Predicted 3D model of a 1516-nucleotide RNA (small-subunit ribosomal RNA) from uncultured Sunxiuqinia sp. The source organism's lineage runs through Bacteria, Bacteroidota, Marinilabiliales, Prolixibacteraceae and Sunxiuqinia. RNAcentral holds the sequence, with entries from MGnify.

RNA sequence: ACGAAGAGUUUGAUCCUGGCUCAGGAUGAACGCUAGCGGGAGGCCUAACACAUGCAAGUCGAGGGGUAACGAUGUCUUCGGACAGGCGACGACCGGCGCACGGGUGAGUAACGCGUAUGCAACCUACCUCAAACAAGGGAAUAGCCCAGAGAAAUUUGGAUUAAUGCCCUAUUGUAAUCAUUAACCGCAUGGUUUUUGAUUUAAAGUUCCGACGGUUUGAGAUGGGCAUGCGUGACAUUAGUUUGUUGGUAAGGUAACGGCUUACCAAGACUACGAUGUCUAGGGGUUCUGAGAGGAUGAUCCCCCACACUGGUACUGAGACACGGACCAGACUCCUACGGGAGGCAGCAGUGAGGAAUAUUGGUCAAUGGGCGCAAGCCUGAACCAGCCAUCCCGCGUGAAGGAUGACGGCCCUAUGGGUUGUAAACUUCUUUUAUGUACCAAGAAUGUUACCUACGUGUAGGUAUUUGACGGUAGUACAUGAAUAAGCAUCGGCUAACUCCGUGCCAGCAGCCGCGGUAAUACGGAGGAUGCAAGCGUUAUCCGGAUUUAUUGGGUUUAAAGGGUACGUAGGUGGCCUUGUAAGUCAGUGGUGAAAUCCUGCCGCUUAACGGUAGAACUGCCAUUGAUACUGCAAGGCUUGAGUAUAGUUGAGGUAGGCGGAAUGUGUAGUGUAGCGGUGAAAUGCUUAGAUAUUACACAGAACUCCGAUUGCGAAGGCAGCUUACUAAACUAUAACUGACACUGAGGUACGAAAGCGUGGGGAGCGAACAGGAUUAGAUACCCUGGUAGUCCACGCCGUAAACGAUGCUCACUCGCUGCUUGCGAUACAUUGUAAGUGGCCAAGCGAAAGCAUUAAGUGAGCCACCUGGGGAGUACGAUCGCAAGAUUGAAACUCAAAGGAAUUGACGGGGGCCCGCACAAGCGGAGGAACAUGUGGUUUAAUUCGAUGAUACGCGAGGAACCUUACCUGGGCUUAAAUGUAGGUUGACAGGACCCGAAAGGGUUUUUUCUUCGGACAACUUACAAGGUGCUGCAUGGUUGUCGUCAGCUCGUGCCGUGAGGUGUCGGGUUAAGUCCCAUAACGAGCGCAACCCCUAUCGUUAGUUGCUAACAGGUAAUGCUGAGGACUCUGGCGAGACUGCCACCGUAAGGUGAGAGGAAGGUGGGGAUGACGUCAAAUCAGCACGGCCCUUAUGUCCAGGGCUACACACGUGUUACAAUGGCCGGUACAAAGGGCUGCUACUAUGUGAAUAGAUGCAAAUCUCUAAAGCCGGUCUCAGUUCGGAUCGAAGUCUGCAACCCGACUUCGUGAAGCUGGAUUCGCUAGUAAUCGUAGAUCAGCAACGCUACGGUGAAUACGUUCCCGGGCCUUGUACACACCGCCCGUCAAACCAUGGAAGUUGGGGGUACCUGAAGUCUGUGACCGCAAGGAGCGGCCUAGGGUAAAACUGAUAACUGGGGUUAAGUCGUAACAAGGUAGCCGUACCGGAAGGUGUGGCUGGAACACCUCCUU
Repeated sequence: ACGAAGAGUUUGAUCCUGGCUCAGGAUGAACGCUAGCGGGAGGCCUAACACAUGCAAGUCGAGGGGUAACGAUGUCUUCGGACAGGCGACGACCGGCGCACGGGUGAGUAACGCGUAUGCAACCUACCUCAAACAAGGGAAUAGCCCAGAGAAAUUUGGAUUAAUGCCCUAUUGUAAUCAUUAACCGCAUGGUUUUUGAUUUAAAGUUCCGACGGUUUGAGAUGGGCAUGCGUGACAUUAGUUUGUUGGUAAGGUAACGGCUUACCAAGACUACGAUGUCUAGGGGUUCUGAGAGGAUGAUCCCCCACACUGGUACUGAGACACGGACCAGACUCCUACGGGAGGCAGCAGUGAGGAAUAUUGGUCAAUGGGCGCAAGCCUGAACCAGCCAUCCCGCGUGAAGGAUGACGGCCCUAUGGGUUGUAAACUUCUUUUAUGUACCAAGAAUGUUACCUACGUGUAGGUAUUUGACGGUAGUACAUGAAUAAGCAUCGGCUAACUCCGUGCCAGCAGCCGCGGUAAUACGGAGGAUGCAAGCGUUAUCCGGAUUUAUUGGGUUUAAAGGGUACGUAGGUGGCCUUGUAAGUCAGUGGUGAAAUCCUGCCGCUUAACGGUAGAACUGCCAUUGAUACUGCAAGGCUUGAGUAUAGUUGAGGUAGGCGGAAUGUGUAGUGUAGCGGUGAAAUGCUUAGAUAUUACACAGAACUCCGAUUGCGAAGGCAGCUUACUAAACUAUAACUGACACUGAGGUACGAAAGCGUGGGGAGCGAACAGGAUUAGAUACCCUGGUAGUCCACGCCGUAAACGAUGCUCACUCGCUGCUUGCGAUACAUUGUAAGUGGCCAAGCGAAAGCAUUAAGUGAGCCACCUGGGGAGUACGAUCGCAAGAUUGAAACUCAAAGGAAUUGACGGGGGCCCGCACAAGCGGAGGAACAUGUGGUUUAAUUCGAUGAUACGCGAGGAACCUUACCUGGGCUUAAAUGUAGGUUGACAGGACCCGAAAGGGUUUUUUCUUCGGACAACUUACAAGGUGCUGCAUGGUUGUCGUCAGCUCGUGCCGUGAGGUGUCGGGUUAAGUCCCAUAACGAGCGCAACCCCUAUCGUUAGUUGCUAACAGGUAAUGCUGAGGACUCUGGCGAGACUGCCACCGUAAGGUGAGAGGAAGGUGGGGAUGACGUCAAAUCAGCACGGCCCUUAUGUCCAGGGCUACACACGUGUUACAAUGGCCGGUACAAAGGGCUGCUACUAUGUGAAUAGAUGCAAAUCUCUAAAGCCGGUCUCAGUUCGGAUCGAAGUCUGCAACCCGACUUCGUGAAGCUGGAUUCGCUAGUAAUCGUAGAUCAGCAACGCUACGGUGAAUACGUUCCCGGGCCUUGUACACACCGCCCGUCAAACCAUGGAAGUUGGGGGUACCUGAAGUCUGUGACCGCAAGGAGCGGCCUAGGGUAAAACUGAUAACUGGGGUUAAGUCGUAACAAGGUAGCCGUACCGGAAGGUGUGGCUGGAACACCUCCUU
């Protein structure tokens, strides 16, 4: 100096595990919206699909014969032209060089293809450079040209003639090549270099005026290539064996060269778990992107290498090719054709079609750079340089700057006379001119080369001067002028994530990256205003890396979250005790080479800056070589004893295998005794039994298992092992420290063992007992229960190979506080005790852990090795393979789908869990309901309407404390539209309203009628206009307020402290006690609040005070009688103020709180009795119709007025009541005693009338004054058990009262009528004392009343409570939980429906590869060659090999498929209820059988089961 960030989402909440998602960067991108300029880059990722057209490789006349075109010149000319290769030039041809470079593409290739480092003593290299030598003499052809011919064309045949730097022959050289040979030196080896001698063989070209350019041979160099090797370089093991030229050798051939490269022969090797072979995928690298890095991904542009050129094969030429713009053959395709034949290859540059989401001009120039040819000029060059198109990317610039508040208009929002925001934004003033437009000037890139001249010198070279050469391009740039003039969008605004409001919509339309929004108040959809972010771009999509320590080398885990193999032995491998010496492979250090350039990084520099570029450095963490070091590891050698093993002597045990023996129980058989049942269950039945069971006795037989001992006991590797005994056998431990001397640990594959169930064969079969049968239970019961019962359980042999095979904890070694048991050994002893070793338990510290917990038997701290995990489901499934007789086991995916699944702990809630406690909760009692009739409410039904609400407890005599009209909200019909009321402002009128009359059901409408006041300002009234209305319409799930319920239950919380990572806990728990979280004690808690209690009211006693309307003892008066009167305050009473009750006192129990006591005292005794009072909260509980109120809806109507009807209906069902069913009664007569209330449109004394309801008079009282007022009771009489003298419904008749009006639809009275009903099934309600029961009284509402209701009042006045097992509700503690919308929870499987992906499958149809056989082009090689040729040789013919084609049988791998299997997903389908609580039969694992389905049962196992009891152990 560089350099590492997280968030959302599982839950009611928490911590953890774990996945999904987001924020970043990037791209050869694409799409949507938008767009001013410039610079620099980039631009078919798909069809290596097909291609029209043009161009992309030619050049050389200084190699040649020559002259088709052009030009010049000359000659001729009929003026059309002709002639002349002599010239400039040059088509075609021969010849040379080039065409193997440059350019394109990535199909193939998993390979020495690429990268890196080496080697070639096993090689080649045209042009170029250097060096040496040389170039003599001849010859025969052939193209072209000419002539003739075939053909449509492409092309081609024949004849004649001709040249060369074309070809051939001869000569000559060598340091050349080959063979043989001599010597020296060198090398890791084969071997190499040099040297001596001899033999054989092979060369050449010219052009030219001069320069000059060429030719041949050899050597060296340079450059380029070829070959070989080490290391590195994908996936899949559901690819495990592959290979016959294969591996090696000998010989030969072939090649530039080594080599099975090829052939013959010989041998049988070679590769492979360190992954051969096969299949799939892929050009490789420098790099690029990302990342802190390690890594991961990538291979466009640029550079290097490779491969390819329509597909496949083949060679030719050549220095170089098996050749992109060459050849031949085969194939597919396209085109031309005269049908006979031919032509073609854009993966060169442009361009076209096609494909695709998608990728440009049929441009300019050789000016520069480079390439080919040439002496050169030059020609060619789609290489290259430029331009065009495209926001594809990177970079830069601009779209103005300063001032400017009445904070303008407009928009939007609001609590709306006003405010906020858009916003200094605009207008307006001043300024600037990048850009734009116009005009003018105008580059660098140019160096060469040519020509001319000059200089140095010496032919020639070098330098200088002049001249000439620019596609881009009149471009970059510069100057002047004009004028804010020409220039802003996109996405987002619920959280993550910066940015908020209104309207519309109403689980619709839509949004969404994840969580999730939307069902009438949406910051989440759509629009608007505003805001935020970025900006000529902005978003979206796709892909890669990151975040993700989420594959963990850096840097993870495995008790319970996914994850330890069932256990052991052991191979390979990995790892390994102490000491010494050596070595130097690993390791470390130095040095050298290499690691191309570009890229990245740093410095400097150039374009105005930047991007970009130039230059220098660093880096390239690598590989190779070499030198050194030697601690550690390795290797080699030597030694040691502590690891490990052995030996000797003991000890221990349900260790194993085989044999023998034993008693009890059970069953069966026989016999006896004996008689009616036995058995079984919750209760029963099936079953057995008079043919004698069960029971009991005796004897006999059978099979299986071994009571007690027995235990957190012991043994074993695990599974597992239990009567006694014998034999054989294995192990552990202890002691000794005698022996060996690291012999060890772990252990992939492998092998062995391996509960139960199951399988095979043969036995055996008592009990038990899947399946099965029957009986029960049940809605059903393929179950739980019962009676039977087959396989099986048992034995032998052989398979299977799995379990919750568990300590859910791999093996080995070392280390790390303590306490306390048990087992088995060995010791020391003072016989109290105590040491040591191995094993087996409990508790606890540090530490660890998400926590629960673990804690020397680790889940602590370290080392070694193995196994396993990477979200849930799909699935331990499918396919494949291996094993198995089978069942099945082992190995073991994917598509698809979800955003979770999960662990531990917390708080609740719940449990057909537990403990404690309470309550008229049960029990004990009394009286009811449910049966009857009626009343009343509700449901249902009906109706024009039967208005609406309340609906388990917590609706149903509830809102309603009073529906004939009104009420009234409903229905029918008739009216009104500023309206029924009120206000403000303006205007009009004082016959407006009112009265009378008419129509009408009324509302309403019409006609008529002259009655305002005034201080003249106006007041008042009406009408009219405008603005404000009205709605019992909707939403109680938008709300306020009020109310019900849990519940008058004892709870609900807070502050501080402490504990816990945290949610939370503690306090509030525990022991007592209480009606009580009431109080006491204890205590990491100490205190406090809301509740409880008390304070308040009524009532029970007394005192005091005050006596009117109340009272009247004494005195007096008076009456027929009465506190009637005077008077009195004594008493009752009234209503103020006080007292009194506090477990205060006593006894007992208790630490205390407190309890017990027919204790004392007291009117009252343990809250005296009653009321008011209702914690935090629950039920989206009730109410928009009591009221209020947000939003929505209606406005000639959903408002409002009126009449009539309805709310009172009636097959039915339910709730709440009343009256009864009678003698504890009914009826008749007489007679006594309340409290509390009400009263002027009222209560009414009293009198009269009426049988009565009541009426007619009349008096008192706005009330302690007057008035309304008891009944049961008591005393007599009667009835005598019956549908009655009970009961009163219903109906008839006649009345009374209220009221505008009693028809629908009032109450009451009298007379008559006299229904059901004789105490009520299952079930159910209230009540614990002045209570229940029973008796009446009053009031509110109200004209009247359907009131038998409700709210109060008093009279009379009981019974019972053993007790808490059970039902219901509640409280506290504890426990389990898969519940948290909280058990009315959650949740499983079949079936039915829709959709999706997938397995199997008769088949159908493709693909690539291999094998066998047949055929076999071109072509190399080879043999032959009677034909041609003088010959060389060639044609021809044959052979080998081969592309391709065909045939055949298999294997592999796709697509598709009738049908079929399971799986997944899907607001409200069917059947059950398997799991979660003891889930109502504890659950689960393996296995077997059975069943619509979850599942059931058998057998063995596990606790990841609750509760209770007991035992053991630990702590204190």
Model confidence (mean pLDDT): 82 of 100.